The prediction has a mean pLDDT of 88. The RNA shown here (c-di-GMP-I-GGC riboswitch aptamer) has 89 nucleotides and comes from an Anaerolineales bacterium. Taxonomically the source falls in Anaerolineales (Bacteria, Bacillati, Chloroflexota, Anaerolineae). It was read from a public genome assembly, where an Rfam model found it.
RNA sequence: UCCGAUAAAGGCAAACCCGACGAAAGUCGGCGACGCAAAGCCAUGGGUCUACCACCGUCAAAACGGUUACGACUGCCAGGCCGCCGAAG
Numbered sequence: 001u002c003c004g005a006u007a008a009a010g011g012c013a014a015a016c017c018c019g020a021c022g023a024a025a026g027u028c029g030g031c032g033a034c035g036c037a038a039a040g041c042c043a044u045g046g047g048u049c050u051a052c053c054a055c056c057g058u059c060a061a062a063a064c065g066g067u068u069a070c071g072a073c074u075g076c077c078a079g080g081c082c083g084c085c086g087a088a089g
Base pairs, nucleotide, nucleotide: 002089003086004085011036012035017030018029019028020027021026034075040081041080042079044078045077046076047073048072049071054067055066056065057064058063
């Protein structure tokens, strides 16, 4: 250095439920642990989700359908930055 143990010390916290915010995806806090060796950080590439507004279509209208990211997700995959511990190999 690769690597990652039935190791030690510590860390994070899925789903459900509650509260706040948001049009939504979702975010934050509480509760709670399914999991995680980067489940630490960065929306850079891919991917996924949403669609208030906008545009298109239908309609008498209300409304409905479709398209769309500049919105969102890093606990989907890459990439970048930083980092605790140390058995075996």